[in-house]
Context: one part of a larger RNA
RNA sequence: GGAUGAACGCUGGCGGCAUGCCUAAUACAUGCAAGUCGAACGAAGCCUUCAGAAAGCUUGCUUUCGAAAAGGCUUAGUGGCGAACGGGUGAGUAACACGUAGGUAACCUGCCCAUGUGCCCGGGAUAACUGCUGGAAACGGUAGCUAAAACCGGAUAGGUAUGAGGAUCGCAUGAGCUUCAUAUUAAAGCACCGUCAGGUGUGAACAUGGAUGGACCUGCGGCGCAUUAGCUAGUUGGCGGGGUAACGGCCCACCAAGGCAGUGAUGCGUAGCCGACCUGAGAGGGCGAACGGCCACAUUGGGACUGAGACACGGCCCAAACUCCUACGGGAGGCAGCAGUGGGGAAUUUUCGUCAAUGGGGGGAACCCUGAACGAGCAAUGCCGCGUGAGUGAAGAAGGUCUUCGGAUCGUAAAGCUCUGUUGUAAGCGAAGAACGGUCCGCAUAGGAAAUGAUGCGGGAGUGACGGUAGCUUACCCGAAAAGCCACGGCUAACUACGUGCCAGCAGCCGCGGUAAUACGUAAGUGGCAAGCGUUAUCC
Numbered sequence: 001g002g003a004u005g006a007a008c009g010c011u012g013g014c015g016g017c018a019u020g021c022c023u024a025a026u027a028c029a030u031g032c033a034a035g036u037c038g039a040a041c042g043a044a045g046c047c048u049u050c051a052g053a054a055a056g057c058u059u060g061c062u063u064u065c066g067a068a069a070a071g072g073c074u075u076a077g078u079g080g081c082g083a084a085c086g087g088g089u090g091a092g093u094a095a096c097a098c099g100u101a102g103g104u105a106a107c108c109u110g111c112c113c114a115u116g117u118g119c120c121c122g123g124g125a126u127a128a129c130u131g132c133u134g135g136a137a138a139c140g141g142u143a144g145c146u147a148a149a150a151c152c153g154g155a156u157a158g159g160u161a162u163g164a165g166g167a168u169c170g171c172a173u174g175a176g177c178u179u180c181a182u183a184u185u186a187a188a189g190c191a192c193c194g195u196c197a198g199g200u201g202u203g204a205a206c207a208u209g210g211a212u213g214g215a216c217c218u219g220c221g222g223c224g225c226a227u228u229a230g231c232u233a234g235u236u237g238g239c240g241g242g243g244u245a246a247c248g249g250c251c252c253a254c255c256a257a258g259g260c261a262g263u264g265a266u267g268c269g270u271a272g273c274c275g276a277c278c279u280g281a282g283a284g285g286g287c288g289a290a291c292g293g294c295c296a297c298a299u300u301g302g303g304a305c306u307g308a309g310a311c312a313c314g315g316c317c318c319a320a321a322c323u324c325c326u327a328c329g330g331g332a333g334g335c336a337g338c339a340g341u342g343g344g345g346a347a348u349u350u351u352c353g354u355c356a357a358u359g360g361g362g363g364g365a366a367c368c369c370u371g372a373a374c375g376a377g378c379a380a381u382g383c384c385g386c387g388u389g390a391g392u393g394a395a396g397a398a399g400g401u402c403u404u405c406g407g408a409u410c411g412u413a414a415a416g417c418u419c420u421g422u423u424g425u426a427a428g429c430g431a432a433g434a435a436c437g438g439u440c441c442g443c444a445u446a447g448g449a450a451a452u453g454a455u456g457c458g459g460g461a462g463u464g465a466c467g468g469u470a471g472c473u474u475a476c477c478c479g480a481a482a483a484g485c486c487a488c489g490g491c492u493a494a495c496u497a498c499g500u501g502c503c504a505g506c507a508g509c510c511g512c513g514g515u516a517a518u519a520c521g522u523a524a525g526u527g528g529c530a531a532g533c534g535u536u537a538u539c540c
Stems, first nucleotide, its partner, number of pairs: 001540004006536005013386006019379002021344001026342003030339003035081003040078002043075007052065006088297003098221007107214002112210006119203001120154004129144006158184001160183007168175002189202005223269003230260003235257004240252003272294004277286003299320005322333004350376001352375003358372001359370004389419004399410004424476006440459006484529005489510003496523004505512002
């Protein structure tokens, strides 16, 4: 000199863009953060249409009840998909965790895309519901009824596994293709149209391939201590088996005695890794906030279930600590999600708005959900920009300070005159842009007997949290609206007076202060930076 997720002191006008618990991975009140689908299913409730019945009478209206059917809305339950993404944190981890380059002939992959095949025949339950009943509650128990794209059985095709045969290929274990014998699928669903033949769409099943995402293995690379020198029995290898999507001591039985280490094993300490970021001419050094990629974790420890995917932050079980409820028998909980609270600390924000956009989940869609996200609020925390006026103005005013008492300086500075109106204030305009998609209507195209549907084009209506915001216009006027901080002995730009008298104090180093202190304190002046300026801490 540069830099910071900074803090502290003094000061503080505005805007844009960023950033904001670095400490206690400490404990958490409250609200929200993951739902959705009635076009999978039965049911319940409500509403509409309506046969009919009753009452009132004004005799064709009103009110009430209401079978069956149709339509609509709402929802607890069964079922499907999602909840493994998104969001947070960095405790652990010195490790194939990460980075980079490869390998898998040792692997998996829901939704999505392409191609092909098929969607046939049956069955038994169960929740919801109803009755009875236990419990303070959380939550159940029992009997009965019912549906499905829930569950189960069978047929068929292909695939897979095993055995046998054939030709082809590979760096090896081997790989793919083809032929024959045993085990294994499906929702016949749902919606719409229909001339009732069927059609369209969607859904689900299988196979092959793709895409995406993941899993495993390997070379190399990135840390401190040798005042850590030996470490290791599933340890190292083999045979056989189990397990896994898959290889493998991953696990097990048996056999052998190996394996690592001064090119630093083992131990201890520290630490998430990287792209990046800071500094530096570079080499290098430091660092890993925000943003992006990967990993790990979700009160602590362990475990599996479901599932394409978890050993699962807002799922389950067990143990532990803590907190809460209790009728004492028993139960409930997990903010390292967004806000917020206590505590810790030098120190870090609102218990805000909206799904309008982008993205995600569900749905055919409308739409619903989304503390992701987009915005607003707070904070000079940082960077950038703007302003606090511009020109003119010597009687060098008054006043302050110094003085050799002549004057010098603050100083064109002020006042005065002219001008501007950035900002500001007030009023008005501003339904701007951010909007595309979807819905509705019309037309066209391919196919079809037609319709629904699909695709394309055109048109209409509607949709904005931010926000009456940005921007624009007008009016007002240096005003109702805006300058401070630090330094002035040398390093180092900038000096005098007074006070103090080794006192009070200053100080980064050298050092100042003991009666004329340019070094302490104050004033005037000067220098530097400026909505900031200094100090402290850390890095180069």
The prediction has a mean pLDDT of 80. Small-subunit ribosomal RNA, 5' domain from an uncultured bacterium, 540 nucleotides, folded computationally. Its Rfam family is "Bacterial small subunit ribosomal RNA". Its family is annotated with ribosome and structural constituent of ribosome in the Gene Ontology.